[in-house]
This record gives sequence, structure tokens and C1' cells, in this order.
RNA sequence: UCGUUCUCGUCGGGGUGCCCUUUCCGGGGCUGAGAGGCUUUCCGCCAACCCGCGCACCUGAUCCGGAUCAUGCCGGCGGAGGAAACCGAGAUGAAUGCCCUG
Repeated sequence: UCGUUCUCGUCGGGGUGCCCUUUCCGGGGCUGAGAGGCUUUCCGCCAACCCGCGCACCUGAUCCGGAUCAUGCCGGCGGAGGAAACCGAGAUGAAUGCCCUG
């Protein structure tokens, strides 16, 4: 000096579904990192979790195939398009320069 890796910090982005039961509140189950709480509902806010140059997430999608009680549950779509730091510090690695020694 650089950045392919890791950690921390600040700032920012994101999703919150499906099924059974209940008059309602609530309770139970499935997958998952995460399906939570507050708010009369929505909006919104908070918490946890994940993610920040591209395997977070969104669009396509009231999509297609498979499985399931059901659901983005699995796969396709997808080498697709969009998408939030050209951030700071430390560790580590590499390169270059200088000095010393052989």
C1' cells in the first nucleotide's frame, strides 16, 4: 500500500407464512437463522434473527413440477432483473520500499 478472509463498531436493508382448535382472548402443530411483542385494525414502533456489492430480501408469481392436513415445504425460474457502506478500527495474508546481516 492492497484486499480474497475473520472479528468488532457505527449507519443502513429485510422477512414475520401455513394448518388445527376457540364466540373471542388464547392454545397446539409444520418449515426455518428468524413466523415475537406493542398498537382498536391498517400504517407504524420495539425486540430477536439474517444481510449490506451481492446464496439477506424483493419482482416475475393468483408462475411451473414435486411433496404435504396446509404453506416458497422442496426444486425450477436463477450464470434472470432489482436490492442496503467506494464506512471506520483491529487481526491475518500478500506486494513494494527502507535498514541490518549473510

A computed fold for a 102-nucleotide RNA from a Pseudomonadota bacterium, annotated as TPP riboswitch aptamer (THI element). Model confidence (mean pLDDT): 78 of 100. Its Rfam family is "TPP riboswitch aptamer (THI element)". Gene Ontology term of the family: thiamine pyrophosphate binding.